[in-house]
RNA sequence: AGAGUUUGAUCCUGGCUCAGAACGAACGCUGGCGGCAGGCUUAACACAUGCAAGUCGAACGCCCCGCAAGGGGAGUGGCGGACGGGUGAGUAUCGCGUGGGCAACCUACCUCCGAGUGGGGAAUAACUCAUCGAAAGGUGUGCUAAUACCGCAUGUGAUCUCCGAACCUCAUGAUUUGGAGAUUAAAGGUGGCCUCUGCUUGCACGCUAUCGCUCGGAGAGGGGCCCGCGUCCUAUUAGCUUGUUGGUGAGGUAACGGCUCACCAAGGCUCCGAUGGGUAGCCGGCCUGAGAGGGUGAACGGCCACACUGGGACUGAGACACGGCCCAGACUCCUACGGGAGGCAGCAGGUUAGAAAUUUGCCCAAUGACCGAAAGGUUGAGGCAGCGACGCCGCGUGGGGGACGACGGCCCUCGGGUUGUAAACCCCUGUUGAGAGGGACGAGGUUACUCGGAGCGAAUAUCUCCGAGUCAUGACGGUACCUCUCGAGGAAGCUCCGGCUAACUCCGUGCCAGCAGCCGCGGUAACACGGAGGGAGCAAGCGUUGUCCGGAAUUACUGGGCGUAAAGGGGAUGCAGGCGGGCUUAAAAGUCAGGCGUGAAAACUCCGAGCUCAACUCGGAGCGUGCGUCUGAAACUGCAAGCCUUGAGUACGGGAGAGGAGAGUGGAACUUCCGGUGUAGCGGUGGAAUGUGUAGAUAUCGGAAGGAACACCAGUGGCGAAGGCGGCUCUCUGGCCCGUUACUGACGCUCAAGUCCGAAAGCUGGGGGAGCGAACAGGAUUAGAUACCCUGGUAGUCCCAGCUGUAAACGAUGGGCACUAGGUGUGGGUUCUUUAAAGGAUCCGUGCCGCAGUUAACGCAUUAAGUGCCCCGCCUGGGGAGUACGGUCGCAAGGCUGAAACUCAAAGGAAUUGACGGGGCCCCGCACAAGCGGUGGAGGAUGUGGCUUAAUUCGACGCAACGCGAAGAACCUUACCUGGGCUUGACAUGCUAGUAGUAGCGACUUGAAAGAGAAGCCACCCACCUUCGGGUGGGAGCUAGCACAGGUGUUGCAUGGCUGUCGUCAGCUCGUGCCGUGAGGUGUUGGGUUAAGUCCCGCAACGAGCGCAACCCCUGUCCUCUGUUGCCAGCUCGCCUUCGGGUGAGGGCACUCUGAGGAGACUGCCUCGGAAAACGGGGAGGAAGAUGGGGAUGACGUCAAGUCAUCGUGGCCUUUAUGUCCAGGGCUGCACACGUCCUACAAUGGCUCAUACAGCGGGUUGCGAAGCCGUGAGGCAGAGCCAAUCCCUUAAAGUGGGCCUCAGUUCGGAUUGCAGUCUGCAACUCGACUGCAUGAAGUCGGAAUCGCUAGUAAUCGCGGAUCAGCAUGCCGCGGUGAAUACGUUCCCGGGGCUUGUACACACCGCCCGUCAAGCCAUGGAAGCCGGUAAUACCCGAAGUCGCUGGCCCAAUCUGCUUGCAGAGGGGAGGCGCCGAAGGUAGGAUCGGUGACUGGGGCUAAGUCGUAACAAGGUAACC
Repeated sequence: AGAGUUUGAUCCUGGCUCAGAACGAACGCUGGCGGCAGGCUUAACACAUGCAAGUCGAACGCCCCGCAAGGGGAGUGGCGGACGGGUGAGUAUCGCGUGGGCAACCUACCUCCGAGUGGGGAAUAACUCAUCGAAAGGUGUGCUAAUACCGCAUGUGAUCUCCGAACCUCAUGAUUUGGAGAUUAAAGGUGGCCUCUGCUUGCACGCUAUCGCUCGGAGAGGGGCCCGCGUCCUAUUAGCUUGUUGGUGAGGUAACGGCUCACCAAGGCUCCGAUGGGUAGCCGGCCUGAGAGGGUGAACGGCCACACUGGGACUGAGACACGGCCCAGACUCCUACGGGAGGCAGCAGGUUAGAAAUUUGCCCAAUGACCGAAAGGUUGAGGCAGCGACGCCGCGUGGGGGACGACGGCCCUCGGGUUGUAAACCCCUGUUGAGAGGGACGAGGUUACUCGGAGCGAAUAUCUCCGAGUCAUGACGGUACCUCUCGAGGAAGCUCCGGCUAACUCCGUGCCAGCAGCCGCGGUAACACGGAGGGAGCAAGCGUUGUCCGGAAUUACUGGGCGUAAAGGGGAUGCAGGCGGGCUUAAAAGUCAGGCGUGAAAACUCCGAGCUCAACUCGGAGCGUGCGUCUGAAACUGCAAGCCUUGAGUACGGGAGAGGAGAGUGGAACUUCCGGUGUAGCGGUGGAAUGUGUAGAUAUCGGAAGGAACACCAGUGGCGAAGGCGGCUCUCUGGCCCGUUACUGACGCUCAAGUCCGAAAGCUGGGGGAGCGAACAGGAUUAGAUACCCUGGUAGUCCCAGCUGUAAACGAUGGGCACUAGGUGUGGGUUCUUUAAAGGAUCCGUGCCGCAGUUAACGCAUUAAGUGCCCCGCCUGGGGAGUACGGUCGCAAGGCUGAAACUCAAAGGAAUUGACGGGGCCCCGCACAAGCGGUGGAGGAUGUGGCUUAAUUCGACGCAACGCGAAGAACCUUACCUGGGCUUGACAUGCUAGUAGUAGCGACUUGAAAGAGAAGCCACCCACCUUCGGGUGGGAGCUAGCACAGGUGUUGCAUGGCUGUCGUCAGCUCGUGCCGUGAGGUGUUGGGUUAAGUCCCGCAACGAGCGCAACCCCUGUCCUCUGUUGCCAGCUCGCCUUCGGGUGAGGGCACUCUGAGGAGACUGCCUCGGAAAACGGGGAGGAAGAUGGGGAUGACGUCAAGUCAUCGUGGCCUUUAUGUCCAGGGCUGCACACGUCCUACAAUGGCUCAUACAGCGGGUUGCGAAGCCGUGAGGCAGAGCCAAUCCCUUAAAGUGGGCCUCAGUUCGGAUUGCAGUCUGCAACUCGACUGCAUGAAGUCGGAAUCGCUAGUAAUCGCGGAUCAGCAUGCCGCGGUGAAUACGUUCCCGGGGCUUGUACACACCGCCCGUCAAGCCAUGGAAGCCGGUAAUACCCGAAGUCGCUGGCCCAAUCUGCUUGCAGAGGGGAGGCGCCGAAGGUAGGAUCGGUGACUGGGGCUAAGUCGUAACAAGGUAACC
């Protein structure tokens, strides 16, 4: 720091997703050790049990134990239970943070200072006795003490009142002080001593020390109150408030204050967001981030709030009180049913909830807290330990050596590679672990004892203080740490490996199972699923999930945008608000600088230090970006004062204009009506029909009426803010421009809200209504046609009054000001020069082109989308949706405001290349047209589909499958079916073993054959040795076995090769350069031309390649050469002759021909056109003329085109079978459908007789002559020929003659019967041919469709391949031999340029809506249920406060008949105000649910249509 994902590709916009860090986490797999931290985020749900706040006998009485010393117990009394600890429910607030204020306050304990501590009184608990109750607990009687309680004295002081003084403050006032008056205190305990007095001679008074007590002052620390600023979301919450705001007075409080009350006034808050709703403890900090920010508020620290829920006060220095009290409520527990008890959000712990969280541990040794004079006690605060990898940090699981590399695993091209120095093995070490031994720091203080010093004092008592020494004291702790022994011994997993993103192979699976963060993988070769091997990453952890920040400049302050991507408000006016020209002065709010205070500690950063390091901890500094205050500066902004004229405005003089409103008026056209002329149609369309017309239309002429709109002028001309405005005239009226001087003196710009204007349609009321014309009706069109077209036609369109308030209200571009090259039109002014034009300068408009600049590009470009400033509006992925709900406006229609759930991985903009268009232009092709002949109808042949079958083997499927693979299925072929056999196999190679009666031959048995068995006969080659007899070994062959063979089994969508097709179409590309951000373009486009990207010219291109053409073959003319098997013109001879000639031999090669080599044609020549070009038209010559004709030759590529069944080949499958052999059957089956052909339907014909002329080819298991036989197919026979020699081989149409005469025929030949021939092992299924007989359909073929442009079509025959036989097919050959082409509008195909596009598996594309099905979320809804906060009224607990009587009462006072009365004061009771919970009522608001209902979203292959994208077939859209 970025990356993936929209496209065929590109750039941009834009969302989604990923890589990082973090966590109080949870889950999965795994788990050795230690240190330090942290551990119920949910139910502030409800809790068993134990503990968490006591202490003081030196305040007091009593009781108990004890001989005593001493100890224990409850109670009175004091201090503390307001701290410490927990939690975050509530709280949006002076609660918190920060900075201030209190002249408006309080403060126990502590410290310091001043002053005091005199003298009395009355009770009461405990206890005793009695008594009630189950208990909790209570009542009565009697006794008693105090540092408990109550008077009195004293009053330094304090407080209050009155009269002064000084001084201070912004101020209410504060402080100090003088005088007078009033009010107001106290408690003792303990230790010691005997100087004074007393006496029971060591005790009292007393003294002394100390702890207390009282009244004051001060301090420290703590608290209370007030204020400035800051502190979440929501306007679909806009108004809120009656103690409310203020005043006066009173009450109340520690204290100010409506805090409370009475009265008076009517205020107070709010768009700078009041009120309401939702959510939330706040902060230091923590996480993230470059920062600014964003998120968060566990642990630690500060503050607040709360303590079962609600209310309340008491006590107290302090509480409205977590482990106190009272009341109400809910819940739980006990109960003898009468009544009682309780509050873990303290520490442990259990239940429940939850994905989720620990021990009912040890200790007060340390730190701290409370009490105490102290010893000490208490302390779940705290210190420790336990549990859990929850986190951070550290360590280990060993180290060194060890093979050109073990075994095993995996892969393999079978060679090997990899796991891998990894292991084994050798040599070491000892962290950790286990065992053993040693062993800390944390402990210092107090007390006690001893010693020394100081203070008090009469005192060498005592006491207090200071110092030194001694003794004792540790939960952790079997600790840390150190040493020894043992021994590599006990210690590695998790995730990932398609891209992002580091890491690849095999097997299994086969859109299944599954994966997935996004893109996406999986349909038989998956690096993406599952397993394995290998690898990558991290490591006692690793992954997953969740959350937050980051990346995201994707809310943009730093740091974004709005012409077309989301986004400029329809336009104006304008208050608030924001911003604002030049100069001077003053002041100092903003601003800037410095000082001071504060910004707690912890945290963070830096430096240093301590634990072996680190985490952690400690010390110092920085930081804390802030706030307050003081001093200073004065440029800028603001405030204030004064001035200026350039912004703005006013006056004056001119000017243009469909600017607005009203009134009047004009002509053309139209319709209707009246009249005339006139007759059969008119009208309308693609074509028609509806309609209209003989009752006289249309047409035409004249007249009248009516309404609406204003031709030409008319113009990217004018005016207006926009909407919008168009005949002419008049009246009223707004704005604008130009010119010139004068005046005002910043008066300006923008603008939330508000207000006004605002096309069309629509609405209300009233008019009007010619034309047009939603709806509607009819006619057409159509599969349908609720449309497009036609005929009619109502609202409406028009006017008046009112409403609506929206548009693609668009320049898709808010307004203002300033600046930044030009060129060229046009509208309105002014001015200058010339003046018929025209030109120059300048201001204001309105267009086009264009530079810089800008933009994603397109484009914009002084009329900015450039460069800046000011203000407003708006945007933040697509869909859901401009929808729902709410509010508001409207008569309604509807407008404005305006979500969410859910869903998708995109939606989009511009441009590029293609493809496509029922877009355009140009040009080709038997593409159409013009012609000729066919197919489609018939019969047959053949192929295919279908059906059938045991099998009818397989493949080919628009053109480009279908007489195709197949150039030839009776067996074979053959791959199919049935049946019978074989198993190293029909065939290849290698290895091992065996093999002499072995290999081979093989009668015979069985059998359909294959095969199975089998007597008998009987070998060979090589090497060595040899006694020459032979032996040994090897080979071939065979047998057995092992490797393997075999497969027309599968995949042509794994492939090679080959082929088809577009298409013999003229195209397809590259290098360099140039242009573009880029895809890409240019070149290759353009002007001509060509069959051609053929050539020429031009050109930011210049060249080049594959194609085209040419080179090759055949053919057409000539020449040379060659002459046998070819030829015979002339010459010679022989023979025959119908006298034409024929034939043979010489001879010749002239001609024909054979087959080699050459020539020839190149637009070369002339002429015209064209650009002095390419090239084209015509002509000459020539056998041939414009590539002469034909062939071969097929660019880059397309169709996952065809072929695994020609062949090769990967993978898969099969292995006594899917291999192989054999027999028979099938591929030939037949209701039907299609393709390709043959033969016909006849007279341009058929039959018959005669007769003429080819070429290409083939031939030895072959072609086969003559002759003979047969009606014939053919047979007998065999000459000749391995071929220019012989044979196939008579070519046929044609020509000449004859018959047939329009007929299902002398056409046509299918079908069938009989008899044959040939091939072959064999013609039954299932061959071809022959003869005789039979003689079907068919009389020229519907829609539709095919071929062909010249030696072509048509027609006629001939040959060949395959082949034993079988040809209407195929491949070739020659004979005869036409017609037509105006032309390119249309159909089809193709090429080029251009245009549109929402297409890119590319129009056989894309895509919309209803309906049907499933799922999901959501709106409405009669209602039903619940929550929340208020309001009104009722009831009214506890309690404070107030009032109160005929009740009760020790202290003090008064009186007296001394124990009574009264007074003062207090209490219980009663009443009243307030008052929680509760009740009633009507509303508000939020939520749940709801028959039914509305739309929405999603979901491989449902229905109907075809709306949109091309002119999308009616341009689309608002």